[in-house]
Source information: Small-subunit ribosomal RNA from an uncultured bacterium, 1469 nucleotides, folded computationally. Its mean pLDDT, the model's own confidence on a scale to 100, is 84. The sequence is in RNAcentral, with records from ENA, Greengenes and SILVA.
RNA sequence: AGAGUUUGAUCAUGGCUCAGGACGAACGCUGGCGGCGUGCUUAACACAUGCGAGUCGAACGAAGUUAUUAGAGCUUGCUUUAAUAAUUUAGUGGCGGACGGGUGAGUAAUACGUGAGUAACCAACCCUAUACAGGGGAAUACCAGUUGGAGACGACUGCUAAUACCCCAUAACAUAUAUUUAACACAUGUUAUAUAUAUCAAAGUUGAGGCGGUAUAGGACGGACUCGCGCCCCAUUAGCUAGUUGGUAAGGUAAAAGCUUACCAAGGCGACGAUGGGUAGCCGGCCUUAGAGGGUGAACGGCCACACUGGGACUGAGACACGGCCCAGACUCCUACGGGGGGCAGCAGUGAGGAAUAUUGCACAAUGGGGGAAACCCUGAUGCAGCAACGCCGCGUGAGUGACGAAGGCUUUCGGGUUGUAAAACUCUGUCUUUGGGGAAGAAAAAAAUGACGGUACCCAAGGAGGAAGCUCCGGCUAACUACGUGCCAGCAGCCGCGGUAAUACGUAGGGAGCAAGCGUUGUCCGGAAUUAUUGGGCGUAAAGAGUACGUAGGCGGCAUAGCAAGUCAGAUGUGAAAUACCGAGGCUCAACCUCGGGGCUGCAUUUGAAACUGCUAAGCUUGAGUGUAGGAGAGGAAAGCGGAAUUCCUGGUGUAGCGGUGAAAUGCGUAGAUAUCAGGAGGAACACCGGUGGCGAAGGCGGCUUUCUGGACUAUAACUGACGCUGAGGUACGAAAGCGUGGGGAGCGAACAGGAUUAGAUACCCUGGUAGUCCACGCUGUAAACGAUGGAUACUAGGUGUAGGAGGUAUUGACCCCUUCUGUGCCGCAGUUAACGCAGUAAGUAUCCCGCCUGGGGAGUACGGUCGCAAGGCUGAAACUCAAAGGAAUUGACGGGGGCCCGCACAAGCAGCGGAGCAUGUUGUUUAAUUCGAUGCAACGCGAAGAACCUUACCAGGGCUUGACAUCCUGCUGACCACAAUAGAGAUAUUGCUUUCCUUCGGGACAGCAGUGACAGGUGGUGCAUGGUUGUCGUCAGCUCGUGUCGUGAGAUGUUGGGUUAAGUCCCGCAACGAGCGCAACCCUUGUCAUUAGUUACCAGCAUUUUGGAUGGGGACUCUAAUGAGACUGCCGGGGAUAACUCGGAGGAAGGUGGGGAUGACGUCAAAUCAUCAUGCCCCUUAUGUCCUGGGCUACAAACGUGCUACAAUGGUAAGUAACAAAGAGCAGCGAAGCGGUGACGUGGAGCGAAUCCCAAAAACCUUAUCUCAGUUCGGAUUGUGGGCUGCAAUUCGCCCACAUGAAGUUGGAGUUGCUAGUAAUCGCAAAUCAGAAUGUUGCGGUGAAUGCGUUCCCGGGCCUUGUACACACCGCCCGUCACACCAUGGGAGUUGGGGGGACCCGAAGCCGGUUUAAUAGACUGUCUAAGGUAAACUUGACGACUGGGGUGAAGUCGUAACAAGGUAACC
Repeated sequence: AGAGUUUGAUCAUGGCUCAGGACGAACGCUGGCGGCGUGCUUAACACAUGCGAGUCGAACGAAGUUAUUAGAGCUUGCUUUAAUAAUUUAGUGGCGGACGGGUGAGUAAUACGUGAGUAACCAACCCUAUACAGGGGAAUACCAGUUGGAGACGACUGCUAAUACCCCAUAACAUAUAUUUAACACAUGUUAUAUAUAUCAAAGUUGAGGCGGUAUAGGACGGACUCGCGCCCCAUUAGCUAGUUGGUAAGGUAAAAGCUUACCAAGGCGACGAUGGGUAGCCGGCCUUAGAGGGUGAACGGCCACACUGGGACUGAGACACGGCCCAGACUCCUACGGGGGGCAGCAGUGAGGAAUAUUGCACAAUGGGGGAAACCCUGAUGCAGCAACGCCGCGUGAGUGACGAAGGCUUUCGGGUUGUAAAACUCUGUCUUUGGGGAAGAAAAAAAUGACGGUACCCAAGGAGGAAGCUCCGGCUAACUACGUGCCAGCAGCCGCGGUAAUACGUAGGGAGCAAGCGUUGUCCGGAAUUAUUGGGCGUAAAGAGUACGUAGGCGGCAUAGCAAGUCAGAUGUGAAAUACCGAGGCUCAACCUCGGGGCUGCAUUUGAAACUGCUAAGCUUGAGUGUAGGAGAGGAAAGCGGAAUUCCUGGUGUAGCGGUGAAAUGCGUAGAUAUCAGGAGGAACACCGGUGGCGAAGGCGGCUUUCUGGACUAUAACUGACGCUGAGGUACGAAAGCGUGGGGAGCGAACAGGAUUAGAUACCCUGGUAGUCCACGCUGUAAACGAUGGAUACUAGGUGUAGGAGGUAUUGACCCCUUCUGUGCCGCAGUUAACGCAGUAAGUAUCCCGCCUGGGGAGUACGGUCGCAAGGCUGAAACUCAAAGGAAUUGACGGGGGCCCGCACAAGCAGCGGAGCAUGUUGUUUAAUUCGAUGCAACGCGAAGAACCUUACCAGGGCUUGACAUCCUGCUGACCACAAUAGAGAUAUUGCUUUCCUUCGGGACAGCAGUGACAGGUGGUGCAUGGUUGUCGUCAGCUCGUGUCGUGAGAUGUUGGGUUAAGUCCCGCAACGAGCGCAACCCUUGUCAUUAGUUACCAGCAUUUUGGAUGGGGACUCUAAUGAGACUGCCGGGGAUAACUCGGAGGAAGGUGGGGAUGACGUCAAAUCAUCAUGCCCCUUAUGUCCUGGGCUACAAACGUGCUACAAUGGUAAGUAACAAAGAGCAGCGAAGCGGUGACGUGGAGCGAAUCCCAAAAACCUUAUCUCAGUUCGGAUUGUGGGCUGCAAUUCGCCCACAUGAAGUUGGAGUUGCUAGUAAUCGCAAAUCAGAAUGUUGCGGUGAAUGCGUUCCCGGGCCUUGUACACACCGCCCGUCACACCAUGGGAGUUGGGGGGACCCGAAGCCGGUUUAAUAGACUGUCUAAGGUAAACUUGACGACUGGGGUGAAGUCGUAACAAGGUAACC
């Protein structure tokens, strides 16, 4: 000192949470020792038992006990008497029980703290000083006797003493009254002096040293009263007070005083918070903090209050008295029922309460207290001990050496790693502990005596590593990681969050981190939190400026002079207790702890001085403010009058069938004459154009014209006043719209309402009507996103440019254009400021003054209370509960039924189709024992499958095998295995027959088979959401990024945007960017032209031969083949363009602007597809989910969809003819010629060819001729029958082909939808892969060969820029409200039941005071006051309460879709 948490990321705001310290603590786990402290925070609840205040015989009488002496009696060791000595004590008397000890109920001030005052006071014991103590008297307790009572406790009679009580004397420097003088002071006064009068004292005892007594004065200690200042929360407590405030008189007290009483006056307190309510003992201090503060008031110390609850006095120096008295009450105990006793908030202890707090201990040895002359006695004060890790402090649980590292545990990539020098082992030490021995200080003022603690602390010796470590944590914050188990379960969690099969977050283990006799958790306080901000915050948009003005109190206030000294500053004095804290020393071995010294205690009071500033007083000034004079501007306000346009209605005319309305319609109006049009009239409301970020007003607001009344601002001038000012809590006034009351008015518009549409619905949006209302007058309401979301005032701080109203200047014929200045109103912009956006002389800048307001979101501007209102409602304004966010600005994306630009067979223009039919094929669905599995919008569906009769095959049924069909290793046996044959069987399989190895060192080995054993094999089983690889798609779209620099607090931006251009982020230009990479293009293949080289199997122009076939010789020209080159580059010309890029046109050229086609697929998206191509983690099966076999299925068939083929015909079919004309391929388990047979499929045949040579192979459409003549046909060929052919072990389920016969649907196809821009579409055939056989599919090849394209409005997809956003899982997004269910807290509520305080009235104990009676102050009687009690009513505050209201929370309920994009009717108040 900070950190985590809102977001995809960022900054700021803002809350929540954590890390620290502390505690009279409690709980969980654990626990060795010692020292010093601390220990009922709850029930001021109730208390058994013991102890806690007594002492003095030197005050007094008396009674005992013991001893000695003396005497008497005699029973000779007893009784008794006296004296002496010692000792005990019930009573009288004295002092003390008012201290010490406990507790915090009450108390918000009769308290406390601090500082003053008493000229308004008291004071026992103690100290000092002065003076004194003479004489006398009457009682009484004890005791004795009688007597009452259970007892507690009494009653009567008699006797006696005192330091008990009373009287007289003496006495002033005492007190009171009257008088005198002086001094002083603070108002009354005080002090001193003098005189007179009056009044009041005493006690003795002793050992004769003393100790006591009386009066007065002073001191000390202690107390009483008064005053200033300080001292919690609530205003949803605003008024309180009759002894109340003051005076006079009297009483009363130690003393002032309404302290009390009588009379008189009507005061006193209060927004500077009275009164009321709640809570609370106060302080020194303690905890925390950098400090300021905040919290707290245990222990120790000071003060106060209380002593079962309430009241009261007595005694006394002192009490209204904790261990005294009286009365009342509650409770409890005793009782003989008549009556009595008691008070632990003293120390122990008990019960109860509670999360929780100790021994019925020892001693007066020390310190202190009471009594006493003293010895001494008493002392639960105190000193000690016991219990408790409750806290702080200290110590220990061992130290050294010890492995390339034991065992065990954990883990592993199986190599190792880790636990770990840790252990073991060896060598040491002895703190604590154990045993034994010694042994204190605390104790002194001459000596002696005296120790609870305690045989304690401490010292010495001995012995043995022996007896002594746990707790929490390990995802981030926050130091510390792996394995297994679990599988949104169990659980964790301080916040964020973790757990749905690979969890460092749960549980366990290993390892690690931290602290340590403790460690964690919980609770509370401070801190961090500048998160209540004095130090030290804010208010445009995050929470927050009152709707506006006027103005009271208050706060603040211009220039200059003089004085005062309240604030302020300086010095001095007193006080600020001790302890604590800080600094420095010292003592316990150290420390905690204790002791000493120092400074400090920020404060209060008194006093002396200063006079700048604030304040006050006095007398001034003019610049702030105001007045006057002269002007002009204005929808400023109020009232009255006037005007025209338009709508509607009424009357009349013309006129005829529609009008009106909408996206389209309908309701509505109209033949009873509408709409339209002309004329006249009625009525109400609003004032086009001018009109303008123009004007005026405090704001709300104000708009036709004229008049009257009236407010304010501005300019000029500088005559007047002389600080008269600013702000403004309460208060008062104004205050849009809607609404309310009364009375008018009512044309248009128009909530509600009605109807028509729209829609799934439509209580809406749209349409037709329409009532309140809108208008006027008077009154109320008092709120708005009443906004500039920005309170008012003053001053200062670059500029530029508009506009409105004034004034001045210069020049000019003339300010219209120019310059200066004041006031208002806008825009841009620097500094500055801001989280950013932005603001920026009209500040959100820099400063001062005053007011208002804010402190997380929701609950809630709600409830209750109060107040205002006719009501509606306004103002004021919470809590419980709940969440970890809510919110602001900006960024990048994505999205929009936002915008702009551009592209694409995207649309349009065309051609041909699909969708209708039949068939083929795939899919869904259904069916089935099985119809294996996968692919499912584009981007699944003639897809995986380039080809399911068996096989394939993964599916089903049945039959078999179990180390296995396949791989490696081990053991044994055999010598084979293979092949062939036979038998059984559906086959797998089994059995049998036949046949049969190699090398060798002869041990055996290689290889193979069989058998066995276990490791293992095997799995088309699961997970494509664990993966690799591969693929699809956006998309062959033009994009995607980086380095450096720059800008921004930052996320990010710039570059990549802009102007052009392109197929293209292609290129050019510009530019805070400059460069670069992956993509584009090019390089590659093919095709189009030419050249060169080469010339067989290809070619044949010319030459020769010829069987007439390039057949042969030959040729190397041509075609062609296949290698190398050339060619095309906007290169040339012209127009456009910016002189660019480029584009348009042209020339040349085989080809012209990437010539055509192909291969080539950026960063990424879709948890896209694939675990069934393959590979692979994990999980699962292991006589089966593996493997072998036979048969079946994948080919099913009501229905639906996709893709194709064939057609519906004449641009055609059929027949015949023409040796018509291709390209590209394949071929040895192959292609297979000629020839022959068959109507044909095909058979036969076997030449040639591993192929520029042979073969498949016939190309077909085309062309010519003939026929058909528009029909379900000479179209079409499905379907079916019969007979054949081919392949194959096998053709039934389930192949293809041929011939004959049969001859279905179909006459161009609804909504909708697909492909294609040129050698393309369309059409025609050919080939290949797969393949025994089986294409209408797929992949290739060539032949013939079009039409159209105006163009980019629209549909779809994409690119770039921009805009909005509450989306970021990114619109398949987000999100609102009712209803239904569960739970929680809360408001209302008929009422029920407690608490509290005051007032009224009744009754009235004890007691003080007073009165009567009395000799009396006794007693009796009586009066006022008064505790408790009672009566009735209202107030206040809790609890419970049927029912009821809204609120909050809750993975997957219902209905809609209100908001976020123009959210589909802009949203909001």